Small-subunit ribosomal RNA, 3' major domain from Desulfotignum sp., 476 nucleotides, folded computationally. It matches the Rfam family "Bacterial small subunit ribosomal RNA".
[in-house]
Context: one part of a larger RNA
RNA sequence: UGACGGGGGCCCGCACAAGCGGUGGAGCAUGUGGUUUAAUUCGACGCAACGCGAAGAACCUUACCUGGCCUUGACAUCCAGAGAACUUUCCAGAGAUGGAUUGGUGCCUUCGGGAACGCAGAGACAGGUGCUGCAUGGCUGUCGUCAGCUCGUGUCGUGAGAUGUUUGGUUAAGUCCAGCAACGAGCGCAACCCCUAUCGUCAGUUGCCAGCGGGUAAUGUCGGGGACUCUAGGGAGACUGCCGGUGAAAGUCGGAGGAAGGUGGGGAUGACGUCAAGUCCUCAUGCCCUUUAUAUCUCGGGCUACACACGUGCUACAAUGGUUGGUACAGAGGGGAGCAAAGCUGCGAAGUGGAGCAAAUCCUAUAAAACCAAUCCCAGUUCGGAUUGGAGGCUGCAACUCGCCUCCAUGAAGGUGGAAUCGCUAGUAAUCGCGGAUCAGCAUGCCGCGGUGAAUACGUUCCCGGGCCUUGUACA
Numbered sequence: 001u002g003a004c005g006g007g008g009g010c011c012c013g014c015a016c017a018a019g020c021g022g023u024g025g026a027g028c029a030u031g032u033g034g035u036u037u038a039a040u041u042c043g044a045c046g047c048a049a050c051g052c053g054a055a056g057a058a059c060c061u062u063a064c065c066u067g068g069c070c071u072u073g074a075c076a077u078c079c080a081g082a083g084a085a086c087u088u089u090c091c092a093g094a095g096a097u098g099g100a101u102u103g104g105u106g107c108c109u110u111c112g113g114g115a116a117c118g119c120a121g122a123g124a125c126a127g128g129u130g131c132u133g134c135a136u137g138g139c140u141g142u143c144g145u146c147a148g149c150u151c152g153u154g155u156c157g158u159g160a161g162a163u164g165u166u167u168g169g170u171u172a173a174g175u176c177c178a179g180c181a182a183c184g185a186g187c188g189c190a191a192c193c194c195c196u197a198u199c200g201u202c203a204g205u206u207g208c209c210a211g212c213g214g215g216u217a218a219u220g221u222c223g224g225g226g227a228c229u230c231u232a233g234g235g236a237g238a239c240u241g242c243c244g245g246u247g248a249a250a251g252u253c254g255g256a257g258g259a260a261g262g263u264g265g266g267g268a269u270g271a272c273g274u275c276a277a278g279u280c281c282u283c284a285u286g287c288c289c290u291u292u293a294u295a296u297c298u299c300g301g302g303c304u305a306c307a308c309a310c311g312u313g314c315u316a317c318a319a320u321g322g323u324u325g326g327u328a329c330a331g332a333g334g335g336g337a338g339c340a341a342a343g344c345u346g347c348g349a350a351g352u353g354g355a356g357c358a359a360a361u362c363c364u365a366u367a368a369a370a371c372c373a374a375u376c377c378c379a380g381u382u383c384g385g386a387u388u389g390g391a392g393g394c395u396g397c398a399a400c401u402c403g404c405c406u407c408c409a410u411g412a413a414g415g416u417g418g419a420a421u422c423g424c425u426a427g428u429a430a431u432c433g434c435g436g437a438u439c440a441g442c443a444u445g446c447c448g449c450g451g452u453g454a455a456u457a458c459g460u461u462c463c464c465g466g467g468c469c470u471u472g473u474a475c476a
Stems, first nucleotide, its partner, number of pairs: 001476002003473003007470007015460002019424005026315008034306002042053002064301002067298002073125001077124002079121001081119001083117001086103001089100004107114002127290002130288001132286001136284002138279003141275001143273001148187006154163003167178003193267004198236002201233001203231002208225002212223003239261001242255005317417001321376006333364003338357002343352003383414001388409007430452007
């Protein structure tokens, strides 16, 4: 100087407390461990691995396994050879591949040849998702959006170092003020950036429709209009600016005005560093290993197994509910090998159809909970939907292993969950639906969007994590 203490002081954080809803019990989905297997590819392991890499394993993917091939190779550059490239058909085979066969003779040219492409050949070499993340780059997680981490000069100390950065106030903040052997500065904080909340201004198409007119069973449908909503450019607005209390100041408390008040709400933004944290399977890369194989191609299988254990979720156990009928209101997205309307067929999944739309125009697209009625009457039920049987639909070369959906039948566990444990402080939790990426198909996951919309916080003794000062130490 640090680190540590079941030492002290001060202070924060959904850390506790106060509340609301869950997990742990059930069924299923998904990941992991274990076991099994020819293989169940690999990685990730407290927080910070376990709906994680994977924004989508039937083949492919695919790295794994069984078998069948191949060896200058599936891919790159160089050399020489004979051919344009390409294309038709057939045979063998699970395919890779092997054999046979048809058409075609193109482009540039100094007429020597050359360019592109496929074939066979020799070797330099290719190849490796093989090893090492404890050889590395890059990227990322984490402490933590915590308020810290340092430097120059000066001063003090023999020195390691100290001072500044401590102290008194204050703040979300090393934020600011005052003081002080310190005076300044840098990386962080804040601000500058984006979205959102209010109001002008400019502009009105594909958006809007107040007033005027036409038209319809009805609809901004038409003429028209820029008022309103909205769209998207440019502005205003919030600064403790004003008033009062308090204070030396910084500030703090209350008030006014205001759409918004003291960082208005949200996002992006992550200091010096820590964990030899994660990743050699994104990529790059040193060393090592492999080279008729640890490379490459291919059929099929596996990654989907199942006495069990754990994590994360979905659906429930019902009446604040289920079922049936009626009826209202979003936002943000996506669409050309695409989104697909009306109409018709089917109980339905869907089929047919093909208008319109590279989309403020058309489509996806009925939002659902809510509301209004009716019914059920506390029961393993008109709750719950697992499981299984049958019949179908869709995608795709192909749904057996192993997809999703529909209809009929079946109707399991489950009556609110032990010890324990998680999230959340406001348009939040809870609850309701909608969209997107990936994607032929496959969503209870992920990323977004809006609708309805709470309760509680006395307080900081205690648990956890963190910051500053101080103290002890036989630790470094």